Record summary:
The RNA shown here (transfer RNA) has 73 nucleotides and comes from Fretibacterium sp. Model confidence (mean pLDDT): 81 of 100. It matches the Rfam family "tRNA". From the family's description: Transfer RNA (tRNA) molecules are approximately 80 nucleotides in length.

RNA sequence: GGCGGGAUAGCUCAGUUGGUAGAGCAGCGGACUGAAAAUCCGCGUGUCCCCAGUUCGAUUCUGGGUCCCGCCA
Numbered sequence: 001g002g003c004g005g006g007a008u009a010g011c012u013c014a015g016u017u018g019g020u021a022g023a024g025c026a027g028c029g030g031a032c033u034g035a036a037a038a039u040c041c042g043c044g045u046g047u048c049c050c051c052a053g054u055u056c057g058a059u060u061c062u063g064g065g066u067c068c069c070g071c072c073a
Base pairs, nucleotide, nucleotide: 001072002071003070004069005068006067007066010025011024012023013022019056027043028042029041030040031039049065050064051063052062053061
């Protein structure tokens, strides 16, 4: 330099043929306990990496950029 994949909650990740986003773990509150742990109940806390375009509407489609991983040179 070329090609492919990825960037979404604190972490690991799903998701949507375009219609205001979810799971597990963690965390917080409560129940239980003499007190903890475990268990059970409740709670999602988010500029969907950035800029622009298309659209009534973009996390999703298009163009450009940044960063990470792999392959080729």